[in-house]
Context: one part of a larger RNA
């Protein structure tokens, strides 16, 4: 001085990012147990009480102490999130991330679609659409508004357009023959050029948003003032519905009221011109659940106020 353990006057979270650590409860019997609730929970809710020995059951004995040592739940209130049980970064993240059960779209008719393989050939599946492969969502409960302009898909065939391939005709070499000796020039071969034909794709013309994704501005306007139900305009494929809302999303912001504190940038209700909320990248609410996460209380307690002392085990010092 460092460690491991232990005890502490008064006060009790004043510590600190955070009650991290610690203290506190702790098993077992009884009694008794609130909101909420999917009735199954909540719940060991919380809060009390018992304990050893005799005993004729009224009562009596003993210790400082009777679950006599060990080992064994802190509790409540109130918000986000994800229903849950699970998964996961083997060696900084255990979670609100993944998974789910449900719900939906889309493929696939069976030599299925899909996926491995150069093939043979395996899976799917010794199943057949109540199946099976892909995508998103994420129990449940209420619901999931407009927008098909662009991208995607997906259905159409008339017309543009458009490869190879074919391919009437043209045009050039060659050269039997003709020849006025200049040439002309069949046939075949052989080189180009080409009308016309020719698929799918695009173009086009429908449908399709739990496909991809999007969901507006100016300006006037009521008999104080204020706001604007209402009006007019331009612009769009269409202009954000229900809900929700300074949110895990609010920049301004410590927003403003209204709780809780003596005091509250957090936290809870509330308001709503939301920089830059919103519906299956799901929207709102939701009992039980959680090594999630924020606030508040009540125990408690060296975390503190403010530090002290005790054993042991290192360091040091002398042998």
């Nucleotide at each position: 001085u460092g460690g491991u353990u232990g005890u502490g006057a008064a006060g009790g979270a004043a510590c600190u990012a955070g009650g991290c650590a610690a203290a506190a409860u702790c098993a077992c019997u009884c009694c008794g147990u609130a909101a909420g609730u999917u009735c199954g929970c909540a719940a060991g809710a919380a809060g009390g009480a018992g304990g050893c020995c005799c005993u004729u059951c009224g009562g009596g004995g003993c210790g400082c102490a009777g679950a006599g040592a060990a080992a064994a739940g802190g509790c409540c209130c109130u918000g986000g999130c994800a229903a849950c049980u699970g998964u996961u970064u083997a060696u900084c993240a255990a979670a609100a991330a993944c998974a789910c059960a449900g719900c939906a779209c889309u493929g696939u008719g069976c030599u299925a679609a899909c996926u491995c393989g150069c093939a043979a050939g395996a899976g799917g599946a010794u199943g057949u659409a109540u199946a099976c492969a892909g995508u998103g969502u994420g129990a449940c409960g209420c619901u999931u508004g407009c927008c098909c302009a662009a991208u995607g898909c997906c259905c159409g065939a008339a017309u543009g357009u458009c490869a190879c391939g074919g391919g009437a005709g043209c045009a050039g070499g060659u050269u039997a023959g003709c020849u006025u000796c200049g040439g002309c020039g069949a046939a075949g071969c052989u080189u180009g050029c080409a009308a016309c034909u020719u698929a799918a794709g695009c173009a086009c013309g429908g449908g399709u948003c739990a496909a991809u994704g999007g969901c507006g501005g100016c300006c006037g306007u009521a008999a104080c003032u204020a706001u604007g139900a209402c009006g007019g305009u331009c612009c769009u494929a269409a202009g954000g519905u229900a809900g929700c809302g300074a949110a895990g999303u609010u920049c301004c912001u410590u927003g403003u009221c209204g709780g809780g504190u003596a005091a509250g940038u957090u936290c809870c209700g509330a308001c709503g011109c939301g920089c830059a909320u919103g519906a299956a990248u799901a929207g709102c609410g939701u009992a039980a659940u959680g090594a999630c996460u924020g606030g508040g209380g009540c125990a408690c307690u060296g975390u503190c106020u403010c530090c002290a002392c005790a054993a042991c085990c290192a360091a040091c010092u002398c042998g």
A computed fold for a 319-nucleotide part of an RNA from a Phycisphaerales bacterium, annotated as large-subunit ribosomal RNA, domain IV. It was read from a public genome assembly. Taxonomically the source falls in Phycisphaerales (Bacteria, Pseudomonadati, Planctomycetota, Phycisphaerae).